[in-house]
């Protein structure tokens, strides 16, 4: 240089042949239940969907373009 595959809550990740308020488990925080602590149940914070642009009535899904990771291949008189 030429591909590819990831990027969505603190963490790991689903949702990706466009569609309502963007989910899950863990974890955190309340609150129950216990003599108490865990386990258990029941609740709540938490998200510009890696930036920007563009198509659309509508984008986490689709196009460009760009950054961060990983990969493969190619060049190096």
């Nucleotide at each position: 240089g030429c591909g590819c595959c990831c990027g969505u809550a603190g963490c790991u990740c689903a949702g990706c042949a466009g569609g309502a308020u963007a989910g899950a488990g863990c974890g955190u925080c309340c609150g129950c239940c216990u003599c108490c602590u865990a386990a258990g149940c029941g609740g709540a914070a938490g998200g510009u969907c890696g930036g920007g642009g563009g198509u659309u009535c509508g984008a986490a899904u689709c196009c460009c373009u760009u950054c961060g990771g990983g990969u493969g291949c190619g060049c190096c008189a």
Molecule: transfer RNA
Organism: Candidatus Ventrousia excrementavium